Large-subunit ribosomal RNA, half A from an uncultured Bacilli bacterium, 1647 nucleotides, folded computationally.
Context: one part of a larger RNA
RNA sequence: CGUACAGUGGAUGCCUUGGCACUAGAAGACGAUGAAGGACGCGACUACCUGCGAUAAGCGGCGGCGAGCUGGAUGUGAGCUUUGACCCGUCGAUCUCCGAAUGGGGAAACCCGGCUGGAUUUACCUCCAGUCACCCUCGGUUUUGCCGAGUGGGGGGACACCUGGGGAAUUGAAACAUCUUAGUACCCAGAGGAAAAGAAAGAUUUGAUCGAUUCCGUCAGUAGCGGCGAGCGAAAGCGGAACAGCCCAAACCACCUUCGGGUGGGGUUCGGACCACGUUAUGGGACGGCGUGUCGGUAGCUGAACGGCCUGGGAAGGCCGGCCAUAGAGGGUGAUAGCCCUGUAAGCGACAUCGACCCGCGCCCUAGUGGUAUCCAAAGUACGACGGGACACGUGUAAUCCUGUCGGAAUGUGUGCAGACCAUUGCAUAAGGCUAAAUACUAACUAGUGACCGAUAGUGUACCAGUACCGUGAGGGAAAGGUGAAAAGAACCCCGGGAGGGGAGUGAAAAGAAUCUGAAACUGUAUGCUUACAAUAAGUCAAAGGGCGUUAAUGCCUGAUGACGUGCCUAUUGAAGAAUGAGCCGGCGAGUUACGUUCACAUGCAAGGUUAAGCCGAAGAGGCGGAGCCAUAGCGAAAGCAAGUCUUAACUGGGCGUGAGUAUGUGUGCGUAGACCCGAAACCCGACGAUCUAUCCAUGGCCAGGAUGAAAGUGGAGUAAAAUCCACCGGAGGUCCGAACCGACGUUCGUUGCAAUGCCCGCGGAUGAGCUGUGGAUAGGGGAGAAAUUCCAAUCGAGUUGGGAGAUAGCUGGUUCUCCUCGAAAUAGCUUUAGGGCUAGCGUUUGGCGUGCCGCCUGAAGGUAGAGCACUGAAUGUCUGAUGGCCGCAUUUAGCGGUACUGAAUACAAUCAAACUCCGAAUUGCAGGUUGGCUUAGCCAGGCAGUCAGACUGUGGGAGAUAAGUUCCACGGUCAAAAGGGAAACAGCCCAGACCGUCGAUUAAGGUCCCUAAAUUCAUGCUAAGUGUUAAAGGAAGUGGAGACGCUUAAACAACUAGGAUGUUGGCUCAGAAGCAGCCACCAUUCAAAGAGUGCGUAACAGCUCACUAGUCGAGUAUCUCUGCACCGAAGAUUUACCGGGGCUUAAGCAUGGUACCGAAUUCACGGAUUCUAGAGCAAUCUAGAGUGGUAGAGGAGCGUUCUGCGCGGGGCGAAGCCGUACCGGAAGGAGCGGUGGACUGCGCAGAAGUGAGUAUGCCGGCGUUAGUAACGAUAAGAGGUGAGAAUCCUCUUCACCAUUAGACUAAGGUUUCCUGGGCAAGGGUCGUCCUCCCAGGGUUAGUCGGGUCCUAAGGCGAGGCCGAACGGCGUAGUCGAUGGACAGCAGGUUGAUAUUCCUGCACCGGUGUGCAUGCGAUGUAGUGACAGAUUCGGAUAACGGAUCCCCCUUAUUGGAUUGGGGGCCAAGGAGUGUGGCUGGCGCGUAGGCAAAUCCGCGCGUCAAUGCGAGCUCUGAGCGCGAGCGAAUGGGCAACCUAGUAGCGAAGUCCGCGAUGCCGGGUCUCGAGAAAAACUGCUAGCUUAAGUGCACAUGGCCCGUACCGAGAACGGACACACGUGGUCAAGGAGAGUAUCCUAAGGUGAGC
Repeated sequence: CGUACAGUGGAUGCCUUGGCACUAGAAGACGAUGAAGGACGCGACUACCUGCGAUAAGCGGCGGCGAGCUGGAUGUGAGCUUUGACCCGUCGAUCUCCGAAUGGGGAAACCCGGCUGGAUUUACCUCCAGUCACCCUCGGUUUUGCCGAGUGGGGGGACACCUGGGGAAUUGAAACAUCUUAGUACCCAGAGGAAAAGAAAGAUUUGAUCGAUUCCGUCAGUAGCGGCGAGCGAAAGCGGAACAGCCCAAACCACCUUCGGGUGGGGUUCGGACCACGUUAUGGGACGGCGUGUCGGUAGCUGAACGGCCUGGGAAGGCCGGCCAUAGAGGGUGAUAGCCCUGUAAGCGACAUCGACCCGCGCCCUAGUGGUAUCCAAAGUACGACGGGACACGUGUAAUCCUGUCGGAAUGUGUGCAGACCAUUGCAUAAGGCUAAAUACUAACUAGUGACCGAUAGUGUACCAGUACCGUGAGGGAAAGGUGAAAAGAACCCCGGGAGGGGAGUGAAAAGAAUCUGAAACUGUAUGCUUACAAUAAGUCAAAGGGCGUUAAUGCCUGAUGACGUGCCUAUUGAAGAAUGAGCCGGCGAGUUACGUUCACAUGCAAGGUUAAGCCGAAGAGGCGGAGCCAUAGCGAAAGCAAGUCUUAACUGGGCGUGAGUAUGUGUGCGUAGACCCGAAACCCGACGAUCUAUCCAUGGCCAGGAUGAAAGUGGAGUAAAAUCCACCGGAGGUCCGAACCGACGUUCGUUGCAAUGCCCGCGGAUGAGCUGUGGAUAGGGGAGAAAUUCCAAUCGAGUUGGGAGAUAGCUGGUUCUCCUCGAAAUAGCUUUAGGGCUAGCGUUUGGCGUGCCGCCUGAAGGUAGAGCACUGAAUGUCUGAUGGCCGCAUUUAGCGGUACUGAAUACAAUCAAACUCCGAAUUGCAGGUUGGCUUAGCCAGGCAGUCAGACUGUGGGAGAUAAGUUCCACGGUCAAAAGGGAAACAGCCCAGACCGUCGAUUAAGGUCCCUAAAUUCAUGCUAAGUGUUAAAGGAAGUGGAGACGCUUAAACAACUAGGAUGUUGGCUCAGAAGCAGCCACCAUUCAAAGAGUGCGUAACAGCUCACUAGUCGAGUAUCUCUGCACCGAAGAUUUACCGGGGCUUAAGCAUGGUACCGAAUUCACGGAUUCUAGAGCAAUCUAGAGUGGUAGAGGAGCGUUCUGCGCGGGGCGAAGCCGUACCGGAAGGAGCGGUGGACUGCGCAGAAGUGAGUAUGCCGGCGUUAGUAACGAUAAGAGGUGAGAAUCCUCUUCACCAUUAGACUAAGGUUUCCUGGGCAAGGGUCGUCCUCCCAGGGUUAGUCGGGUCCUAAGGCGAGGCCGAACGGCGUAGUCGAUGGACAGCAGGUUGAUAUUCCUGCACCGGUGUGCAUGCGAUGUAGUGACAGAUUCGGAUAACGGAUCCCCCUUAUUGGAUUGGGGGCCAAGGAGUGUGGCUGGCGCGUAGGCAAAUCCGCGCGUCAAUGCGAGCUCUGAGCGCGAGCGAAUGGGCAACCUAGUAGCGAAGUCCGCGAUGCCGGGUCUCGAGAAAAACUGCUAGCUUAAGUGCACAUGGCCCGUACCGAGAACGGACACACGUGGUCAAGGAGAGUAUCCUAAGGUGAGC
């Protein structure tokens, strides 16, 4: 790697109880007679759903049905039923509590009442029935109110429809403000089955008409409106649906009247009153009544027709033979049934109740003609101005309608309108009202339908889903279907603690409940081949060996070895890229639909074509329907004219015209819509949030201990008096040190944490602007803020949530089967434009035309390269030398001379230029011709695009630095979009353009020693450097070639030998200068030759050399230039590493030349496919020629999936699906066979689409990898026991930890976690016999505790009331609201679990009754209640300590001294007393206390006592408690348990210390320190019903009460190192609640 068999998982197929979309009918409810919606209950056993309501899975009457029934839902038990159960219909009865909720209150389902009647009771308590909200309307009345009446209103719903009051923004305009989105979303109010509108002060294409409204078609995208932008957009008319018209006010009359008016008649617009005449009928209705009838609804009933054989578990299948059909719709039955069941066609049926219709009764309405004097005909109205709004109409020429403000008519001879206005003409009669149908919608009901879905689909929900779960809340919101025909759901046996498994049995099949089929990822086991020197995008091609044996094919599996070979997608100039995306697999996942329109094609008809709405009809087909639309004529701004017309005075002109359309279908593109899909940050609207946090309000609480020592005061000194000073006292302070508490400055650790902000160690404040509990207030365009853009629920430069909403996205990503033909662009112009667009360019396709390109010839054109200097400029030198300067002469305005100064201009010489040209190519472009080549390559018109980021290379240039893999142009090429060969590898370079096949052939670039195919080829040279196989200036007797010019047998060059002298130390200079510091000169002599000296050297000489000469030697030698190849110049970081490697030297390097060979997907050959053109053919097809790389893109042809129609088939003798397979086809794909599976399904031709998946940090599910890795969240050990099993459970021993806490009691919060028995799947970070887990049973007892029946604070609500578009806001009386006020119980005992609750003992507070006695008494009034902080003092107690005192045990199996240990407690209540302290009693007067008062207040007088009060004493009570002693019984083999249980029971005193708690006082300070009720007094009042006092008796309601209260029960997702208010506070040391060690008590932290 392959194969086989398994596991996991839940795709696929099949199925459907559920959805989705419509049609028809009927309906559009309900509710104070208590709804919708709920809470709680009801069953023999009952958790949930369903049903029901204390009459509780039900009761009654009337119908239906007819044999079983007691719901889903089995089971056990118990029952009902032919005297008709159950079930169905209809009418009744009952119907707890909440909810509009309505007696009051309230935190919904609770609490508390009043009145009337009743039950029980001596009475109270308790119970039952009725009644008691507010508003509105009406009536009455004694009229700010009360009484009575009302089937009045309230609320709900279906996210629908309708009307009205308010009213956005995103968005579009490529920005944005008018505009648009849009009067949309949303909020609010209200109504109905529909609503609204509606019977003309109308319309008006016209000059004549129509005749309420509404809706549909059309008019028409027209007229218009419009930053005249984006966009918005009528109406009349015509065709249809449906049709319906009426009533008041007023004039006039009558009656009544509160004199305002009311009622009746009359009357209502082609007017009426009034007057005259006439009339006594008819017609109608839109009417909560009554009745007959008919039809229909709400239960039902009748209802035709089949057998045999075969297969099979099973017949409805197959075969054979029948039958029915006004019934062959559908469903079921063990597979597919007209004749088995249910139904279907057809027909029938109602006690009751509902609806519709007809008719009858009742009720209601209803008339003419003429006349015109008078009267009437809707006033703060019409209208106007200003400001707005609505009308399609944005102020516009702006009519019309509405109205906020101001003004303000007329009266029928009037008034309004006819798009400013006026005239004329016409139409209609405003300022009151009602009105069906046609129209809109569908939550629910009934009956149906579907080219709708079929469990990731279809509703969010096929299933106990708006559930679980998340969130404070508004709100958000899942997953989850299938055994089988029938449970026949596996008796029994075995293993195992169990789970589970193996047999047996059932069944057609285990399909075995984790149940149909059972894919893939992933995980295993077995096996064939292969694999341990090998460097791997994992394959492809070749291939030995081994194994196997097929759809029988030169087959299948494996694969040593060789060659070649850098995934996919996207985005890009360019990706293997170290740029994006994807862990893998499976399923889902993106150009659709409507309307309008362009073009193409198809079809019909054709100068015509065609209907729309609607009507008939089966939701159809079809028919009818001609309104309307398009075309038939155009041109012009228009008048207008017309095959023409316009232009113009007029065109010989010019422009536009003088071409068949139309309807439908299909395809394509565009427009409007979300418009291919996913994706913002944001904006707006309505709600929900101050359990976090900020600030504030109300009411409570907390702050160990220590230190400092302000003012004031007192005393003294001092002063005239002050000041001032000293001492003492005093106890101030945003004072100091420092715990609790609050905070958060530093480091560390942590940073997938213990913790979404923590831990350790230090740190800041800690009587104050302090901290904190409870309750409340402030809300997003806002609040709060000692102010930081800080906080407003882990969210803050604008919370959260739902909606507008599929906002928008010129941006990113993704966009799913195949093949064939052609095939781009990365440019120009414009652009708030530059990564986007539009037009053109370039592509494709359809139709037409007949052109085009290249070559050649001819013709004209040009100003570049080059060149030149003639112009324009630049620029060098020279000659001459103007001008100027300087110098000299000069008496002068002058002038003259000189000049090595400057240097114009001419000339000469030699130069430079993109913006110079006296000149001037090549190439190129244009025109014409052509007998050449290509062979449609070209042009025109229509449809459809894509492209606007380009890259490198060569050449010509600009920029830059004559830098860049730089940038910008031009002309080519290639890549892009192009593979193949070469360049080692290498988009852009060189060669060459891949239709497919061939173990054929020839070549290109480039190569031919080996890697590696082909020459160790030939010839001539060069190179010595491994140059080749990196590089410059520069350097060099490298070497080859070429040339020039010297010397040279008269002896060159080199070497050796010898000489190299003299004047002279030349002169000067110099200390010296002698060839050789320097300056000047550089002569002469001797010679073969020798410089007044080439170099070294000396202080200077000397010395050594050289030039030069001779000799020896004997043939070349010296210099310069050009050139080929080589050398030096040449230093880098992992490793040689600058030939691809080996390696190469007359080459395997370099140069030149030759021959041969290799070498590509080129070319050729053979075979095949396909496109176009041409030809032939009726066609099928054939022949010829030319083609067939391809991104964006255009065009064409097909495959497959789901469903539908028609036709033909297959299937239990086995459909679909799934697994395997060596077959077929050019591809997408299609068969056959075997296995599995167990019921459907295929093909042909058409049709319709939710039609094809690998990528979207896609969605959902499953499964991997990481990985048996990190981690397991603050410390023990041993023994015994239990048990299947023990580090972890129980017991014991030892050790350790906490001890102002890790102990104990509570509030909040949780809500059963409490206790007992049982259990061990899951939870417990391990284990588990254990548990706060699971199952079952049990547990919470109150007159006094807490709350209610009492009170009020902040604050809430709020009858009336005030205000406000609506909703609503504020607020009086009231009424709620504790965190506060008021208020009666203590001690002991007891349970497995409760206790101030039960029990014992002793108390206390209200109510009621009885008895006795008797002045009782407000809701009014007064007192009281009633209050700060700091500091200090006194008293007493708790608590604690000690004890020589008391008792017990022990020391000690005897007596007893001694030693050691332990214990020495006791409430409420009653009576008495009471330190310190506080407080008065009585009398008189009185104008205040809303009336009164004997009370209070105030005033006066008088007297000396009254009460309160922590504690203590007595009692309560010698009851209890109490150290200690300590059974029995029962169980058990025993140990032992029962049990330290029952029972017994001593002493119970003294001293010390001493609180922050209790009682009472003092001082100081400024921030000046709740309210109401209870309670007490007083009177108003009342008269003994009531009330009060005492005694006795009796009664005492509702709610809470378990447990935790935290290093496991609360808030933090957790059994989380965090957070969370109050109370108690032992001993030693100590100032201390610091700290260390210990007690009581608790714990050893779940690896």